[in-house]
This is a predicted structure of a 534-nucleotide part of an RNA (large-subunit ribosomal RNA, domain I) from Zea mays subsp. mexicana. Lineage of the source: Eukaryota > Viridiplantae > Streptophytina > Tripsacinae > Zea mays. The RNAcentral record of the full RNA draws on SILVA. Rfam family: Bacterial large subunit ribosomal RNA.
Context: one part of a larger RNA
RNA sequence: GGCGCCUGGGGGAUGCCUAUGGCUUCUGGUGGCGAUGAAGGACGUGGCAAGCGACGAAACGCUGUGGGGACCCGCUGGCAGGGGCUGAUCCACAGGUAUCCGAAUGGGGCAACCCACUAUCUUGAAGAGAUAGUACCUCCUUGGAGGGGCGAACGCGGAGAACUGAAACAUCUAAGUACCCUCAGGAAGAGAAAACAAGUCGUGAUUCCGUCAGUAGUGGCGAGCGAAAGCGGAACAGCCCAAACCAUCUGCGUUACGGCGUAGGCGGGGUAGUAGGACCCGACAUCAAGCCAACAAGCGAACUGAAAUGAUCUGGGAAGGUCAACCACAGAGGGUGAGAGUCCCGUACGGGUCAGUGCGUUGGUGGGUUGGGGAUCCUGAGUAGGGGGGGACCGGAGAAAUCCCCUCUGAAUCGGCCGGCACCAUCCGGUAAGGCUAAAUACGACCAGAAGACCGAUAGUGGAGAGUACCGUGAGGGAACGGUGAAAAGCACGGGGAGUACCCGGGUGAAAUAGACCCUGAAACCAGGCGCUU
Numbered sequence: 001g002g003c004g005c006c007u008g009g010g011g012g013a014u015g016c017c018u019a020u021g022g023c024u025u026c027u028g029g030u031g032g033c034g035a036u037g038a039a040g041g042a043c044g045u046g047g048c049a050a051g052c053g054a055c056g057a058a059a060c061g062c063u064g065u066g067g068g069g070a071c072c073c074g075c076u077g078g079c080a081g082g083g084g085c086u087g088a089u090c091c092a093c094a095g096g097u098a099u100c101c102g103a104a105u106g107g108g109g110c111a112a113c114c115c116a117c118u119a120u121c122u123u124g125a126a127g128a129g130a131u132a133g134u135a136c137c138u139c140c141u142u143g144g145a146g147g148g149g150c151g152a153a154c155g156c157g158g159a160g161a162a163c164u165g166a167a168a169c170a171u172c173u174a175a176g177u178a179c180c181c182u183c184a185g186g187a188a189g190a191g192a193a194a195a196c197a198a199g200u201c202g203u204g205a206u207u208c209c210g211u212c213a214g215u216a217g218u219g220g221c222g223a224g225c226g227a228a229a230g231c232g233g234a235a236c237a238g239c240c241c242a243a244a245c246c247a248u249c250u251g252c253g254u255u256a257c258g259g260c261g262u263a264g265g266c267g268g269g270g271u272a273g274u275a276g277g278a279c280c281c282g283a284c285a286u287c288a289a290g291c292c293a294a295c296a297a298g299c300g301a302a303c304u305g306a307a308a309u310g311a312u313c314u315g316g317g318a319a320g321g322u323c324a325a326c327c328a329c330a331g332a333g334g335g336u337g338a339g340a341g342u343c344c345c346g347u348a349c350g351g352g353u354c355a356g357u358g359c360g361u362u363g364g365u366g367g368g369u370u371g372g373g374g375a376u377c378c379u380g381a382g383u384a385g386g387g388g389g390g391g392a393c394c395g396g397a398g399a400a401a402u403c404c405c406c407u408c409u410g411a412a413u414c415g416g417c418c419g420g421c422a423c424c425a426u427c428c429g430g431u432a433a434g435g436c437u438a439a440a441u442a443c444g445a446c447c448a449g450a451a452g453a454c455c456g457a458u459a460g461u462g463g464a465g466a467g468u469a470c471c472g473u474g475a476g477g478g479a480a481c482g483g484u485g486a487a488a489a490g491c492a493c494g495g496g497g498a499g500u501a502c503c504c505g506g507g508u509g510a511a512a513u514a515g516a517c518c519c520u521g522a523a524a525c526c527a528g529g530c531g532c533u534u
Base pairs, nucleotide, nucleotide: 001533002532003531004530005529006528007527008526009525015519016483017482021455022454023452024451025450026449027448028447029446031443032150033149040101041100042099043056044055045054047079048078051075052074053060062095063094064093065092066091067090071083072082073081106115107114108113116134117133118132119131120130121129122128136147137146138145139144140143154185155183157181158180165172169220195203196202207234208233209232210231211230217225218224238436239435240434241380245268246267248265249264250263251262252261253260254259273414275379276378277377278376279373280372281371282370283369284368290365291364292363293362294361295360298357299356303351304350305349309324310323311322312321313320325342326341327331333345334344335343385409386408387407388406389405390404391403392402395421416431417430418429419428420427470477471476490518493505494504495503496502
């Protein structure tokens, strides 16, 4: 020096665990917060107080009501000092307070700061102080009301790629996707037929699901794209204006002063396709939605009742073994010194009801129906349609209907008009150019509950409390670190030592090679001892 074995050090793999952790799915609720100042922050508030959490100069908290019943002064264990059965702490609900910044809104500003004006007040005054008000936009107009900002996805609208695919690439595709912008709601959007259907018929708002169907179609007829009717379901709900006509108010015009005309406002009337309504003449009365108020079953917070086991053995410890019992609408689960239906928390099943919600009931508001007449009037105009250019539909301009936008044009008025995939006729369906509309549908931030052939600390969220430490001028990037023990019983005391380090003795404990760098404690690597050997 090498090899081997052993004993240690080192290191933190592995196994087991999960008090708080995470992932995914489902069910129910809820679906907003904000100028009455939000979301998010800054700075403060504790006897001692750095951090987190809580709170706001009324500051680890104030008031009321309900619950609860012995401890309490958060995490937090210490010292000191207090509070509580005359009911504290705690829990729930409703209030009060709520500095400064922040949409930030009196003006300014390098956010959490600086400086004003007006009114009133602080005895007079003041370059001092207190309270309130003072931004901008929109609508109605002495003055009020609303808006603004934030928020996970879902929604309508505006604007709108490329990679890619076509085995290249240009039409095409990806895709009206991603990204961006505006706006809204708990959903949004759509929606009460100028709809479908159809060689006989018939259906009857919209939405969503299944099917129709990868069909009909479309397509450098390539890659691809791709319906609808119908049928089966979910859920169901229908309404209001404009106009004709009537009345009234105001302005203007006109007048023979009686009025008339015209424009606008308010009210009545009226809403249809078997056309309906106005208008004229008659008759009769019944009820739906919505809205408001009161009551109200039910749901609903904290919380609460809840059965039944002993002995013995092993052991540090019994819930384990053995023997003998009991409860069960409760043998889900968790904890307890090991594996507990009967020890504890719970569980099945009950009780309780604030705020709130609320089927429904009552009252109010609201709301007419019908017969005949058929002369006149009304029934949405720069609209429908057409030419040109685009876009949407399954439809890429095609024989191309239908719908939308720009542009140039431009009707009819119920004996009317539109559609039924060029166009025409017949026939059939409907009644555009105004508006509203619950449910079935989408999402999942937040709240509650349930579950997992999901993870178990290099996994699972980035995160077992972290958007922290740290990096970056900044936008931004972004970690690591879990485990003593049943219980701190966390080693009194003694010795060595400079020492409160460390070690030895001693004590605790079932165990200390469980001693806090603490369960288990692999390998690399290091040391020592022994053996063999060059």